[in-house]
RNA sequence: GGGUUUAUAGAUCAAUGGUAGAUCACAUGCUUUGCAUGCGUGUAAUAUCGGUUCAAAUCCGAUUAAAUCCA
Numbered sequence: 001g002g003g004u005u006u007a008u009a010g011a012u013c014a015a016u017g018g019u020a021g022a023u024c025a026c027a028u029g030c031u032u033u034g035c036a037u038g039c040g041u042g043u044a045a046u047a048u049c050g051g052u053u054c055a056a057a058u059c060c061g062a063u064u065a066a067a068u069c070c071a
Stems, first nucleotide, its partner, number of pairs: 001070007010024004018054001026042005047063005
């Protein structure tokens, strides 16, 4: 320098173009003399910028970052 893949909640992962969810974690309520467990509630996210579409996490382009292959 060229090619390919990936980017979603604090972490690990889902999501046929049509309400962005789950588990753990965090906060809180009930349960207990107390702790743990268990049962609820809440907070929190689509890397960035454009385009297509009635509607984009999803499709298209560019950029950024990471991984990998070739040279």